Predicted 3D model of a 109-nucleotide RNA (SAM riboswitch aptamer (S box leader)).
Of the family's consensus pairs, 97% are formed in the model.
Its mean pLDDT, the model's own confidence on a scale to 100, is 87.
RNA sequence: UCCUUAUCAAGAGCGGUGGAGGGAACGGGUCCUGUGAAGCCGCGGCAACCUUCGGAAACGAAAAAGGUGCCAAUUCCCGCGCCGUGAGAUCCGCGGCGGAAGAUGAGGG
Numbered sequence: 001u002c003c004u005u006a007u008c009a010a011g012a013g014c015g016g017u018g019g020a021g022g023g024a025a026c027g028g029g030u031c032c033u034g035u036g037a038a039g040c041c042g043c044g045g046c047a048a049c050c051u052u053c054g055g056a057a058a059c060g061a062a063a064a065a066g067g068u069g070c071c072a073a074u075u076c077c078c079g080c081g082c083c084g085u086g087a088g089a090u091c092c093g094c095g096g097c098g099g100a101a102g103a104u105g106a107g108g109g
Base pairs, nucleotide, nucleotide: 001109002108003107004106005105006104007103008102013043014042015041016040017039021032022031023030026079027078028077029076044071045070046069049067050066051062052061053060054059075101080098081097082096083095084094085093086092
């Protein structure tokens, strides 16, 4: 870096350092931020993918050991398509479903 696959409405923050941005990219919206952003470090926590235990499996249990992940807001929301709806129309609003993209795990090239 690419492929396959599962999940993504729940959950979980303090301190130090740092010094202006951040919420993946682009566009739009919106939110967070000198009452201190990102990044880095320490400690703490959440969850339960791998794992461990039981089981033929379905499934259940644990977090004690190990590998990851995560700890504002649905993956912050929209972008593409379909359906419903507004006395409803190639537009617009609202709602739903799907897709795309992305993130994370596991497996593979």